[in-house]
Context: one part of a larger RNA
RNA sequence: AACGAACGCUGGCGGCAGGCCUAACACAUGCAAGUCGAACGGACUCUUCGGAGUUAGUGGCGCACGGGUGAGUAACGCGUGGGGACCUACCUUUUGGUAUGGGAUAACCAUUGGAAACGAUGGCUAAUACCGUAUACGCCCUUUGGGGGAAAGAUUUAUCGCCGAAAGAUGGACCCGCGUCUGAUUAGCUAGUUGGUGAGGUAAAGGCUCACCAAGGCGACGAUCAGUAGCUGGUUUGAGAGGAUGAUCAGCCACACUGGAACUGAGACACGGUCCAGACUCCUACGGGAGGCAGCAGUGGGGAAUAUUGCGCAAUGGAGGAAACUCUGACGCAGCCAUGCCGCGUGAGUGAAGAAGGCCUUAGGGUUGUAAAACUCUUUCACCAGGGAAGAUGAUGACGGUACCUGGAGAAGAAGCACCGGCUAACUCCGUGCCAGCAGCCGCGGUAAUACGGAGGGUGCUAGCGUUGUUC
Numbered sequence: 001a002a003c004g005a006a007c008g009c010u011g012g013c014g015g016c017a018g019g020c021c022u023a024a025c026a027c028a029u030g031c032a033a034g035u036c037g038a039a040c041g042g043a044c045u046c047u048u049c050g051g052a053g054u055u056a057g058u059g060g061c062g063c064a065c066g067g068g069u070g071a072g073u074a075a076c077g078c079g080u081g082g083g084g085a086c087c088u089a090c091c092u093u094u095u096g097g098u099a100u101g102g103g104a105u106a107a108c109c110a111u112u113g114g115a116a117a118c119g120a121u122g123g124c125u126a127a128u129a130c131c132g133u134a135u136a137c138g139c140c141c142u143u144u145g146g147g148g149g150a151a152a153g154a155u156u157u158a159u160c161g162c163c164g165a166a167a168g169a170u171g172g173a174c175c176c177g178c179g180u181c182u183g184a185u186u187a188g189c190u191a192g193u194u195g196g197u198g199a200g201g202u203a204a205a206g207g208c209u210c211a212c213c214a215a216g217g218c219g220a221c222g223a224u225c226a227g228u229a230g231c232u233g234g235u236u237u238g239a240g241a242g243g244a245u246g247a248u249c250a251g252c253c254a255c256a257c258u259g260g261a262a263c264u265g266a267g268a269c270a271c272g273g274u275c276c277a278g279a280c281u282c283c284u285a286c287g288g289g290a291g292g293c294a295g296c297a298g299u300g301g302g303g304a305a306u307a308u309u310g311c312g313c314a315a316u317g318g319a320g321g322a323a324a325c326u327c328u329g330a331c332g333c334a335g336c337c338a339u340g341c342c343g344c345g346u347g348a349g350u351g352a353a354g355a356a357g358g359c360c361u362u363a364g365g366g367u368u369g370u371a372a373a374a375c376u377c378u379u380u381c382a383c384c385a386g387g388g389a390a391g392a393u394g395a396u397g398a399c400g401g402u403a404c405c406u407g408g409a410g411a412a413g414a415a416g417c418a419c420c421g422g423c424u425a426a427c428u429c430c431g432u433g434c435c436a437g438c439a440g441c442c443g444c445g446g447u448a449a450u451a452c453g454g455a456g457g458g459u460g461c462u463a464g465c466g467u468u469g470u471u472c
Stems, first nucleotide, its partner, number of pairs: 001471003005468005012344006018337002020302001025300003029297003034061003039058002042055005068255003077180007086172002091168008099133004108123006139148003153160002181227003188218003193215008230252004234245004257278005280291004308334001310333003316330001317328004347377004357368004381413001383408005391399001416461005421442003427456005437444002
């Protein structure tokens, strides 16, 4: 000097920030991802019989973003600079199409199982759901002969869609050089191991996987093993070099009760999806089921220690929708906390009888001290009353009757904390008597203690001041 601090004493206001560093411990409750009726058939409600509306289900898009956490990871994880063998929904541009058929199925109805969760059987039905046929500029495969592969319609008739292909943009996957903590009281490690051929697999290169062949590969320039740790921009300190650090904000990575796995999809091996196993909790009619706050609040626990079960989608951004709009604990705000930084106030001027009181005293006086009182003023902030925004390009304001402005009253409501032996700014008295105690170091205290405790006085900082902890 710094701090995501804590503790003690104290505490007036505002602005801007910050707020579980510990148990990646367990979680009651509510909310945090939906939307589209302009894809579809039903059901229901209202009806002025024209129509309008609601929606469980099928279907589409989204749920891979946004938000959290740092357990794991010493690694191409991250940082930086390169590389070629790749993918990319929505968006933009260009180009060519959008023909013709079919069988189902949920909803619904009937029967039925179960305590529930959830099903079973039979029957009916639609689609932008599913499957053929046709066509194919370009596309894919090719032995260059040929072969393969697409589409979906809706409506307010103006559009929105759908399919193939090319290019872009955006996002992502992979590979490499260099850099990236400690330990040698860890010295040898490695069989898919290292390389080749062929095949499989992938969006794609590759022992990525497999068969065969060869015997390689790494290592004192520290392999392997062990410990610790998310990395970076940055932050902090320092004249710098360097050291320490990685809260908030931003980029990347990893994780989502623990372990494993794939499905769907342009994208996941998926926080609020699925399956299996495990631990734990809950329900049960004992047959069987349900759950996952490291989302926002909140609870218990741990801890020296860290906030509200708030308001709003008004703004910004996101998802869906043609739109109106709906959803959004992202976000915008408010609440709590001197946790930090910054600003302001707790009054100003005059005022010597140097009042009283306190303390000291050589008893004369000194000091507190212009300090108070008293007189004359002012009204910042807070308080009361009135007005009252910008933030919103047309409408729409949670914040908020907020900020701010005007008026009113009255010095009125607002000062503490540590220290005073030296280092180190600041001294006397009383009490105590190696006791009680102090202490960062040196050291004080055993009867005159400026070092302990109290008082008066002083010094320093000030809505804070000290102590403790950590870093330089």
Record summary
Small-subunit ribosomal RNA, 5' domain from an uncultured prokaryote, 472 nucleotides, folded computationally. Rfam family: Bacterial small subunit ribosomal RNA. Its family is annotated with ribosome and structural constituent of ribosome in the Gene Ontology.